[in-house]
Transfer RNA from a Patescibacteria group bacterium, 71 nucleotides, folded computationally. Its mean pLDDT, the model's own confidence on a scale to 100, is 81. The sequence was found in a public genome assembly. Lineage of the source: Bacteria > Bacteria candidate phyla.
């Protein structure tokens, strides 16, 4: 400097143009004499801006960061 990939909860990851899910891990209840497992229930997210569409996490473009290649 160029070309390519990826960016979703605190962490790891799927998802797909119309309700964002799942494992850990958090909170609180329940069990339990007490902890340790264990059951229920919550709470917490789509990098960032613009486009396109009735509607975008998804298609587009642009920055931003990581990652790999080539020079």
């Nucleotide at each position: 400097g160029c070309g390519g990939g990826c960016g979703u909860a605190g962490u790891a990851u799927a998802g797909u143009g119309g309700c964002a899910g799942u494992a850990c891990g958090g909170a609180a209840c329940c069990c339990u004499u007490c902890c340790a497992a264990g059951g229920u229930u919550c709470a917490g997210g789509u990098a960032c801006g613009g486009g396109u569409u009735c509607g975008a996490u998804c298609c587009c473009c642009g920055u931003c960061g990581c990652c790999c290649g080539c020079u």